[in-house]
c-di-GMP-I riboswitch aptamer from Desulfosporosinus hippei DSM 8344, 85 nucleotides, folded computationally.
């Protein structure tokens, strides 16, 4: 420099659940807490997944729709710590 990833060292993150708080929901944020995690950093670009205020149809039950959401679901892009084998 590109691959690789330790019961190595430094620092780092933080799911479930519980408390506040937005939000219509998904979910987000903020403590507290650790399941895990070498990109669990960032980006919604392919593919998916969740939610449907709104708007669209409606036999009025209800369906369908992202311009909303998730990077901790798979891919990609992009930045970066560390250095046994």
């Nucleotide at each position: 420099u590109a691959a690789c990833g330790a019961u190595a060292a430094u620092a780092g993150c933080a799911a479930a659940c519980c408390u506040g708080u937005u939000g219509a929901a998904a979910a987000g944020c903020a403590g507290g807490g650790a399941c895990g995690c070498a990109a669990a950093g960032c980006c919604a670009c392919g593919g998916g997944u969740c939610u449907a205020a709104g708007g669209u149809c409606u036999u009025c039950a209800g369906a369908c729709u992202a311009u909303g959401a998730c990077a901790g679901c798979c891919g990609g892009g992009u930045u970066g710590c560390c250095g046994a084998a």
Rfam family: c-di-GMP-I riboswitch aptamer. From the family's description: GEMM was predicted in a large-scale screen for bacterial structured RNA regulatory elements.